[in-house]
RNA sequence: UGUACGAAAAGGCAAAACUAUUAAAAAGUAGUGACGCAAAGCUAUAGGGGCUAACGUAACCAAACUAUGCCAGCCAGUUGUCGAA
Repeated sequence: UGUACGAAAAGGCAAAACUAUUAAAAAGUAGUGACGCAAAGCUAUAGGGGCUAACGUAACCAAACUAUGCCAGCCAGUUGUCGAA
């Protein structure tokens, strides 16, 4: 110095819920909040998986199929802080 690993220190992020707002919805954004997180940083036509179903297709018994929409705090890819054992 690098890889693996995760004690300590310095810090970082922010679940659910509530309020406002955008959206057909999933979900996002902002504020409050803090469940937790060694990547809870980034990446959604690099891959798997999941959610929604407006338009469209089908159907008129019923509530099906479909992503170009969404989820990275599901797996994953990729980059990175510190340095005890």

The RNA shown here (c-di-GMP-I riboswitch aptamer) has 85 nucleotides and comes from Domibacillus robiginosus. The coordinates come from a structure-prediction model, not an experiment, and the mean pLDDT is 84. The organism belongs to Domibacillus, within Bacteria.